A computed fold for a 350-nucleotide part of an RNA from an uncultured organism, annotated as small-subunit ribosomal RNA, central domain. The coordinates come from a structure-prediction model, not an experiment, and the mean pLDDT is 88. The RNAcentral record of the full RNA draws on ENA, Greengenes and SILVA.
Context: one part of a larger RNA
RNA sequence: CUGGGCGUAAAGGGUGCGUAGGCGGAUAUGUUAGUCAGGUGUUAAAUCCUGGGGCUCAACCUCAGGCUCGCAUUUGAAACGGCAUAUCUAGAAGGCGUUAGAGGUGAGCAGAACUCACGGUGUAGGGGUGAAAUCCGUUGAUAUCGUGGGGAAUACCAAAUGCGAAGGCAGCUCACUGGGACGUUCUUGACGCUGAGGCACGAAAGCAUGGGUAGCGAACGGGAUUAGAUACCCCGGUAGUCCAUGCCCUAAACGCUGUCUGCUAGUCAUAGGGAGAAUCGACCCUUUCUGUGACGUAGGUAACCCGUUAAGCAGACCGCCUGGGUAGUACGAGCGCAAGCUUAAAACUC
Numbered sequence: 001c002u003g004g005g006c007g008u009a010a011a012g013g014g015u016g017c018g019u020a021g022g023c024g025g026a027u028a029u030g031u032u033a034g035u036c037a038g039g040u041g042u043u044a045a046a047u048c049c050u051g052g053g054g055c056u057c058a059a060c061c062u063c064a065g066g067c068u069c070g071c072a073u074u075u076g077a078a079a080c081g082g083c084a085u086a087u088c089u090a091g092a093a094g095g096c097g098u099u100a101g102a103g104g105u106g107a108g109c110a111g112a113a114c115u116c117a118c119g120g121u122g123u124a125g126g127g128g129u130g131a132a133a134u135c136c137g138u139u140g141a142u143a144u145c146g147u148g149g150g151g152a153a154u155a156c157c158a159a160a161u162g163c164g165a166a167g168g169c170a171g172c173u174c175a176c177u178g179g180g181a182c183g184u185u186c187u188u189g190a191c192g193c194u195g196a197g198g199c200a201c202g203a204a205a206g207c208a209u210g211g212g213u214a215g216c217g218a219a220c221g222g223g224a225u226u227a228g229a230u231a232c233c234c235c236g237g238u239a240g241u242c243c244a245u246g247c248c249c250u251a252a253a254c255g256c257u258g259u260c261u262g263c264u265a266g267u268c269a270u271a272g273g274g275a276g277a278a279u280c281g282a283c284c285c286u287u288u289c290u291g292u293g294a295c296g297u298a299g300g301u302a303a304c305c306c307g308u309u310a311a312g313c314a315g316a317c318c319g320c321c322u323g324g325g326u327a328g329u330a331c332g333a334g335c336g337c338a339a340g341c342u343u344a345a346a347a348c349u350c
Stems, first nucleotide, its partner, number of pairs: 003322004007304002012318001014201004021194003025088008034080001035077008048066007091191001092188003095184005103177007110154001114150008125136002162169002206247006215241002220236004258317006266295011299306002323350003332343004
């Protein structure tokens, strides 16, 4: 000496469920192929280490002793680990009670806005811009009133809010349905944690078939601007955006921070639940559990900052990184209707 790391320098898998594997609570007894101790054999000599000796010293040579990783065999130990048996309740799960929520799926309904059609009033403009023009309008527009149709999205409430594993989720009602928190300490009795492969989910765009299409709007056409204007601005506008079913599987899929467990000052705010005291009751107050935020101690950090929701102190398991370019590319393989995705180099070069 027997790596160091992953918030921003390269590096946390998009997310979950879970197979193998790895790791695993308390007590007692037994056992022992792990573990520990001893004996024996072997581990050639040289080398190496310690002490002595010989070349005038040293290198070098030489004598004695020792070391090493093991392997085989044998005797023993039983703390730890394994295995077996019995028991336990602090982990985990369940029961009962209470409870919040834009969690999911399906169906129905509502109002505002928009747009279209028809009808009434009404007349010369409207629209648009920095200014204009294309555009719409005497076959009557814009404005205004009425009736009817249509599609998409749900103002205010609304928030440092809530829910969900993530993606994500917001009008109202109903049906079905997932998860959570708190209280109880009633039941089971370690049933747990992580998780290579695997399976499932996975914004937007995109693809397939059928439907739908109000507004918006890639492409495209036109008007402007300009030296030009394949743009920014304006008038139009197809795919798409919406629905059903089936694919695609990516993202600044971000907290750029994997999951789980334990420990380590506080203050303030907020969401949900419990207890106490008080009250006619509610509020206020004290306290406790769970979540979401701000600040901050110790400590950490290259700094910024993090700081009981850790990036602190430790443990278990997985994923990943190892100079820049070439390149997330080529080739091969798997998947896909395709677009492409996943896996993933090298020559060469600095």